Transfer RNA from a Desulfobulbaceae bacterium, 74 nucleotides, folded computationally. The prediction has a mean pLDDT of 81. Rfam family: tRNA.
């Protein structure tokens, strides 16, 4: 300095060819169960989808741009 892959909930992913309320798991929180836990079951919250623009009726998705981390080249 140049290429590439990554950034989604506290973690750890998913999310198709751009389509309409953005999801699972564990975990936190409240409840049942217990003698009290643990396990289980049931419920609840939690996101400006890394920022900003930009193209569309419509962007997590496409396109520029900066940031963060990761690999490879000089």
């Nucleotide at each position: 300095g140049c290429g590439c892959c990554u950034g989604u909930a506290g973690c750890u992913c998913a999310g198709c060819u751009g389509g309409a309320u953005a999801g699972a798991g564990c975990g936190c929180c409240g409840g049942a169960c217990u003698a009290c836990g643990a396990a289980u079951c049931c419920g609840a919250a939690g996101g400006u989808c890394g920022g900003g623009a930009g193209u569309u009726c419509g962007a997590a998705u496409c396109u520029c741009u900066c940031c963060a981390g990761g690999c490879g080249c000089g």